Transfer RNA from Cladochytrium replicatum, 73 nucleotides, folded computationally. The prediction has a mean pLDDT of 81.
RNA sequence: ACCCGGGUAGCUCAAUUGGUAGAGCGUGAGACUUUUAAUCUCAAGGCUAAGGGAUCGAGACCCUUCUCGGGUG
Numbered sequence: 001a002c003c004c005g006g007g008u009a010g011c012u013c014a015a016u017u018g019g020u021a022g023a024g025c026g027u028g029a030g031a032c033u034u035u036u037a038a039u040c041u042c043a044a045g046g047c048u049a050a051g052g053g054a055u056c057g058a059g060a061c062c063c064u065u066c067u068c069g070g071g072u073g
Stems, first nucleotide, its partner, number of pairs: 001072007010025004019056001027043005049065005
């Protein structure tokens, strides 16, 4: 330099053919327990890497940039 894949909650990852973004772990509160742990219930937490475009509507499609990983030379 070129090619491929990724970037979504604190972390690991989902999100079907474009139609109001979820789960597990973690965190906070409560229940239970003599207490802790475990278990159960509830809650908080997102400008979906950045900018632009097409669309009634984008995490998803198109373009550019940034960044991470892999490959070719």
Source information: RNAcentral holds the sequence, with entries from ENA. Its Rfam family is "tRNA". Rfam describes the family as follows. Transfer RNA (tRNA) molecules are approximately 80 nucleotides in length. It is annotated as a transfer RNA.